[in-house]
RNA sequence: UUCGGGGCGGAGUGAAAUUCUCCACCGGCAGUAAAGUCUGCGAGCCUGAAAUUUCGCCGAACUGCGAAUUUAAAGGUUGAAUCGGUGAAAUUCCGAUACCGACGGUAUAGUCCGGAUGAAAGAA
Numbered sequence: 001u002u003c004g005g006g007g008c009g010g011a012g013u014g015a016a017a018u019u020c021u022c023c024a025c026c027g028g029c030a031g032u033a034a035a036g037u038c039u040g041c042g043a044g045c046c047u048g049a050a051a052u053u054u055c056g057c058c059g060a061a062c063u064g065c066g067a068a069u070u071u072a073a074a075g076g077u078u079g080a081a082u083c084g085g086u087g088a089a090a091u092u093c094c095g096a097u098a099c100c101g102a103c104g105g106u107a108u109a110g111u112c113c114g115g116a117u118g119a120a121a122g123a124a
Stems, first nucleotide, its partner, number of pairs: 001124003009023004024111002026101002028041004036099002044077004050071002053068005081097005103114003
């Protein structure tokens, strides 16, 4: 410097739902026998040292105080799997049956819209 997240199709109820109900669909990065559910990390959310800018205040001036603003060290929080088979080795493969999914908006959202043409683990 470049790259760096996928997914609502059908039916039902209703004034209204891609949000409810039934079925469907999706799975970031590194490690390790190939992993959404192991270990670690990132994202999200909360707190926030310190600094930027602006405004106001005290004061002769320096130092300083208050509010807002932007950035942000660091810390906290952060979901979910079992059984059977193969094998030297697999909670990773194969088979079966389960389960999970930030915040704001809106008829209650993993899948729509928004912060985000952002940020980032990392890869080349």
Predicted 3D model of a 124-nucleotide RNA (FMN riboswitch aptamer (RFN element)) from uncultured Ruminiclostridium sp. Its Rfam family is "FMN riboswitch aptamer (RFN element)". The literature on the family includes a 2002 paper in Nucleic Acids Res by Vitreschak et al., "Regulation of riboflavin biosynthesis and transport genes in bacteria by transcriptional and translational attenuation". Its mean pLDDT, the model's own confidence on a scale to 100, is 82. The sequence is in RNAcentral, with records from MGnify. Lineage of the source: Bacteria > Bacillota > Clostridia > Oscillospiraceae > Ruminiclostridium.